[in-house]
RNA sequence: CCGUGCUAGGCGGGGAGUUAGCGGUGCCCUGAACUCGCAAUCCGCUAUAGCGAGGUCGAAUUCCACCCCGAGGCUUGGCUGGUGCGCCUCUAUCCCGAAAGCGUAGUAUCGAAGGCUGGGUCCCACGCGGCGGAGACCUGUGAAUCCCGCCAGGCCGGAAGGAGCAACGGUAAGCAGGGGCCUUCGGGUGCCGUGGGCUUGCCUGGCUGGAGCUACUCUCAAGGACAUGUCCAUGGGCCUUUGUCGACGGGCGGUGCACGG
Numbered sequence: 001c002c003g004u005g006c007u008a009g010g011c012g013g014g015g016a017g018u019u020a021g022c023g024g025u026g027c028c029c030u031g032a033a034c035u036c037g038c039a040a041u042c043c044g045c046u047a048u049a050g051c052g053a054g055g056u057c058g059a060a061u062u063c064c065a066c067c068c069c070g071a072g073g074c075u076u077g078g079c080u081g082g083u084g085c086g087c088c089u090c091u092a093u094c095c096c097g098a099a100a101g102c103g104u105a106g107u108a109u110c111g112a113a114g115g116c117u118g119g120g121u122c123c124c125a126c127g128c129g130g131c132g133g134a135g136a137c138c139u140g141u142g143a144a145u146c147c148c149g150c151c152a153g154g155c156c157g158g159a160a161g162g163a164g165c166a167a168c169g170g171u172a173a174g175c176a177g178g179g180g181c182c183u184u185c186g187g188g189u190g191c192c193g194u195g196g197g198c199u200u201g202c203c204u205g206g207c208u209g210g211a212g213c214u215a216c217u218c219u220c221a222a223g224g225a226c227a228u229g230u231c232c233a234u235g236g237g238c239c240u241u242u243g244u245c246g247a248c249g250g251g252c253g254g255u256g257c258a259c260g261g
Base pairs, nucleotide, nucleotide: 001261002260003259004258005257006256009057010056011055012030013029014028015027020046021045022044023043024042034054035053036052037051038050063254064253066251067250068249072245073244074243077239078238079237080236082234083233084232086230087229091227093225094224095223097220101218103216104215105214106213107212114208115207116206117205118204119203120202121201122197123196124195125194126193127192128190129189131186132185133184134183135182137178138177139176140175141174147170148169149168155162156161
């Protein structure tokens, strides 16, 4: 140095959580690296820290130590944002209110606010008119049949006569047209009439009254509500923030036995 057979050892690792602590099942991150049984109301161990039973590789690309990189997790801090229970202390918003407030604009003795009163709009009932529909009515049409009348021809009969098609006339159901009268139904019908109602929204008239009235901005001390504000709790996202653990990968080293050549 090579070959053969073995042993140590390997056949995944890590994070959080749980635990007195260490592993495992479970969750998560990496990775691709045997099988079976046990196991979260847990299972098995004791700093030599899974237990039990098998299989395979096997002294180095695979084992061990150290260093580097660094996925990812947890965490300190900062920023941001969601949700929930509150609160009105700060900052706003809204309602009401005091100063019968200030200012501006409009209007007002050709009469304000207020008070009394009438009417319209609005609603109900009745009536009248009008519009539309329907019925009745009038005219026309209308059964080749289980409508009527009259029945030529033809048919039956010895005859008298009989049944009876078509045509004709009249009608039924129906169809078309009509617009005066009548009946009935309906309405976003009417500067219509009578009576009644009406919370006060609007408009308008009369009387009284005798100077304000309306709108907006601004100020504020009281009350109420509320969030965009704020207290607390809880969760999410981001950060070249703090600390910690750290897979994969890379580098450099170390490490057996026996036999034979």

Bacterial large signal recognition particle RNA from a Dehalococcoidia bacterium, 261 nucleotides, folded computationally. The sequence is in RNAcentral, with records from ENA. NCBI's taxonomy places the organism under Bacteria, Bacillati, Chloroflexota, Dehalococcoidia. The gene name in the source record is ffs. Rfam family: Bacterial large signal recognition particle RNA. About the family: The signal recognition particle (SRP) is a universally conserved ribonucleoprotein involved in the co-translational targeting of proteins to membranes.